[in-house]
Molecule: c-di-GMP-I-GGC riboswitch aptamer
Organism: Planctomycetota bacterium
RNA sequence: CACGAUAAAGGCAAACCCUGAGUAAUCCGGGGACGCAAAGUAAAGGGUCUCGUUAAGCUGCUCAAACGGUUUAAACUGUUUCAACAGCUUAUGGUAAGAUAGCCUUACUGCCGAAG
Numbered sequence: 001c002a003c004g005a006u007a008a009a010g011g012c013a014a015a016c017c018c019u020g021a022g023u024a025a026u027c028c029g030g031g032g033a034c035g036c037a038a039a040g041u042a043a044a045g046g047g048u049c050u051c052g053u054u055a056a057g058c059u060g061c062u063c064a065a066a067c068g069g070u071u072u073a074a075a076c077u078g079u080u081u082c083a084a085c086a087g088c089u090u091a092u093g094g095u096a097a098g099a100u101a102g103c104c105u106u107a108c109u110g111c112c113g114a115a116g
Base pairs, nucleotide, nucleotide: 001116003113004112011036012035016031017030018029020027021026034102040108041107042106044105045104046103047100048099049098050097051093052092054091055090056089057088058087059086060085064081065080066079067078068077069076070075
C1' cells in the first nucleotide's frame, strides 16, 4: 500500500415479520441474520425499478358515420371507417420527476495489521 488472516477489538444487517411515511419503486424505527473489509458517506456516469409526459403500434369497449340484411314500421343485426376511454408493448426522462450506494464505475472518509 491499489494487500486482506480460521488473528484480535469492535461494526453493519439481506429475506421475512411488526409499526409508520409514500400513488409506487422504496424508506424511517423495532425484531431478525443472508451476507459484507468499506454493506461508511455522496445519485456525478451507466444499469435496474417506480411514476408520469408525448408519440407510435396492438387489444378491448364504444359514440358517430357509410353501405347492407330481417321487418309494414319501430327495432334488431352484419361489415367497414372512426372520436373518446381503458389496458399492454416500444421509444421518450426535455420547457418534468423519483427510488436504488447490499448492481457497477466514480469522489471523499475510515478500524485492525498476519502473510505478501